[in-house]
């Protein structure tokens, strides 16, 4: 150079057109002499730009990164 899959909370992962979830993690309560554990409550994201839809993380079009093949 070609091809091909991937980019979603700090982190690991769901989610294939109609409210964007879980799981840890952080912060506060509770509990306990005092930490851990446990319970409760709360934070925080869809890599960028454009397109198509009534409506896009999700379809398409480039970028851009990262990962595998091949040369």
């Nucleotide at each position: 150079g070609c091809a091909u899959u991937c980019g979603u909370a700090g982190u690991u992962c769901a989610g294939u057109g109609g409210u964007a979830g879980a799981a840890u993690g952080c912060c506060g309560g509770c509990u306990u002499g005092c930490c851990a554990a446990g319970c409760c409550g709360g934070u925080g994201a869809c890599c960028c730009g454009g397109g198509u839809u009534c409506g896009a993380a999700u379809c398409c079009c480039g970028g851009c990164g990262a990962g595998u093949g091949c040369a």